[in-house]
Context: one part of a larger RNA
């Protein structure tokens, strides 16, 4: 821009994409078969491999503005306590998120029409013949079925609702943000408000802060599950989402 008034939702599916794998063992059954040795079809079940998707409750990683320990050096006047730099200084842990090595799930099943092949009936050709008329079975391939995109499918579909003859329905700008994201887009919210920050509580991490008291000559221990804390879950308008403008 079109789809022929504008808009908000819900859909149909022309057409496209994805998936499609496979082993071992057990039962049937030491059965059928076979002199024996050996040893099934068909059918039922269990456990796997590789591959794929989703997710983070478990396990395990990462987690450079989380916590702790610690070396050297410098500064804060000194002690104490901190901070800067040294690969995040080094080391031990680790929330959310993102992940696999972790967890869950998937390939199924069925139908249609067939290939090679196997048939039935059956003439030409009194026989025979799956074929000439007719008719049946038959594969991971084909068409469906399963998952997914999809009306720019210009043949532009369908349904519901709203707004209108002088203006609306609706949308955008702007702002607070996001399990959305390069930008855009998408989604949530904008005081009739929990959108983000802050605060409070809790979860979770680290591991018992400083100061002081007590014990000890002291190191140290204890009062103390302490102190501190990023992303988590709730609550709470304290802060910022003002007022408005345009189509």
């Nucleotide at each position: 821009c079109g789809u022929u008034a504008g808009a908000a939702a819900a859909u149909u599916g022309a057409g496209g994409g994805g998936c499609g794998c496979u082993g071992a063992c057990u039962c049937u059954a030491g059965u059928a078969c076979g002199a024996g040795a050996g040893g099934a079809c068909c059918g039922a079940g269990u456990c796997g491999g590789a591959c794929g998707a989703a997710c983070c409750g478990c396990u395990a990683g990462u987690g450079u503005a989380c916590c702790u320990g610690u070396u050297g050096u410098a500064u804060c006047g000194c002690c104490a306590g901190a901070u800067g730099c040294a690969c995040c200084g080094c080391a031990g842990g680790g929330u959310a998120g993102c992940u696999a090595u972790g967890u869950u799930c998937g390939g199924a099943u069925g139908a249609g029409a067939u290939a090679a092949g196997c048939g039935c009936u059956g003439a030409a050709a009194g026989c025979a013949u799956c074929u000439a008329a007719g008719u049946g079975c038959g594969a991971a391939a084909c068409u469906c079925a399963c998952c997914u995109c999809a009306a720019g499918a210009u043949a532009a579909g369908u349904u519901u609702u709203c707004u209108u003859u002088a203006a609306a329905a609706g949308g955008a700008c702007c702002g607070u943000g996001g399990a959305a994201g390069a930008c855009u887009a998408c989604c949530a919210c904008g005081u009739u408000g929990a959108u983000a920050g802050g605060c409070u509580a809790c979860a979770g991490g680290u591991g018992u802060a400083a100061a002081g008291g007590c014990a000890g000559c002291a190191a140290u221990g204890u009062c103390a599950a302490a102190g501190c804390c990023g992303a988590g879950u709730a609550g709470u308008a304290c802060u910022a989402a003002u007022u408005g403008u345009c189509c």